Model confidence (mean pLDDT): 78 of 100. This is a predicted structure of a 328-nucleotide RNA (Bacterial RNase P class A) from Polaromonas sp. CG_9.11. It matches the Rfam family "Bacterial RNase P class A". Rfam classes the family as a ribozyme. The source organism's lineage runs through Bacteria, Betaproteobacteria, Burkholderiales, Comamonadaceae and Polaromonas.
[in-house]
RNA sequence: GAAGCCUGCCAGACCGCCGCUGGUGCAAUUUCCGAAAGGAAGCACUGGAGGAACGUCCGGACUGCACAGGACAGCGUAGGAGGUAAUACCUCUCCACCGCGAGGUGAGGAUCAGAGCAACAGAGACGAGCCGGUUUAGUCCGGGUGAAACGGGCAAUCUCUACGCGCAGCAACACCAAAUAGGCCAGCGUUGACGUGGUUCCGCGGAGCUGGCGGGUAGGUGGCACCGAGCCGGGUGGGCGACCCCCGGCCCAGAUUAAUGGCGGUCACACCGGGCAACCGAAAGGAAGUCUGGCGCACAGAAUCCGGCUUAUCGGCGGGCUUCACAC
Numbered sequence: 001g002a003a004g005c006c007u008g009c010c011a012g013a014c015c016g017c018c019g020c021u022g023g024u025g026c027a028a029u030u031u032c033c034g035a036a037a038g039g040a041a042g043c044a045c046u047g048g049a050g051g052a053a054c055g056u057c058c059g060g061a062c063u064g065c066a067c068a069g070g071a072c073a074g075c076g077u078a079g080g081a082g083g084u085a086a087u088a089c090c091u092c093u094c095c096a097c098c099g100c101g102a103g104g105u106g107a108g109g110a111u112c113a114g115a116g117c118a119a120c121a122g123a124g125a126c127g128a129g130c131c132g133g134u135u136u137a138g139u140c141c142g143g144g145u146g147a148a149a150c151g152g153g154c155a156a157u158c159u160c161u162a163c164g165c166g167c168a169g170c171a172a173c174a175c176c177a178a179a180u181a182g183g184c185c186a187g188c189g190u191u192g193a194c195g196u197g198g199u200u201c202c203g204c205g206g207a208g209c210u211g212g213c214g215g216g217u218a219g220g221u222g223g224c225a226c227c228g229a230g231c232c233g234g235g236u237g238g239g240c241g242a243c244c245c246c247c248g249g250c251c252c253a254g255a256u257u258a259a260u261g262g263c264g265g266u267c268a269c270a271c272c273g274g275g276c277a278a279c280c281g282a283a284a285g286g287a288a289g290u291c292u293g294g295c296g297c298a299c300a301g302a303a304u305c306c307g308g309c310u311u312a313u314c315g316g317c318g319g320g321c322u323u324c325a326c327a328c
Stems, first nucleotide, its partner, number of pairs: 001324010012267007020048007030041004050299001055309001057308005062169004074165005079093005094108001095106004109160002114158002116154002126151001130143004173222004183213006194205005230250006237244002269296001271294006279286002
């Protein structure tokens, strides 16, 4: 210098103006929406998307229901050892395969329990038995086909073994709670309650009327933004490592038309165009750099939370290592 392997990180920065949304404090105790439950409105300070928030594929937390224990069924996992709340994840390691190598991939338990399967070729594919020779004897030897010819192969076919799993999911679940309809209870009512038209009273209709209780629904609140499997930094702490331990600091988005945005400026980066241009070159031409104009900045966006995995991703910055070539 070229070609590669593994791995970490960023995902424009700052300023101004205008908004959106959560929290805290203050002010007010008022106004608005609502029958209520409950919600909204002012000012100040402050928080406000991601490495994948995606997929919803695994595993857990949490919640409800079920539940004496065990077995069967069903689903899943599969070398060994470890990590973890747990896993199908991760780490170390053995073996097999791929690569010159750094490395990568693995659905890697069992075919001395049983069943099933085996293209083409071949006489024959798990039943046996073709050809040639040979023997007392299907007794022995050789042959061609094929991945495999009597001894085995495939468990990515059923199966067996070991281990794991109760079922459902935040639309879980808990609380508050209308209208309408229906239910229950009490009182009154054909000796006229109640409704209605007209002035006390009368006319007409007339079998219900009034009150209470309870359940579900709409709607509202909590769950739900969290002292946590939490985040950041440090350790001549332990361990090969995943990871664990100790010390210090921090509190870090959150709704249900569903916030996280818009505009302007400066700088940075990438691309495209134009001008100038060190330098290289005989020339044609190439060209670091610089000025300027334009344009762009991927994939994608929380919705109960967390740990993994998979998939998408413009461009950029590192770290470790391998192979080859050249120079010393």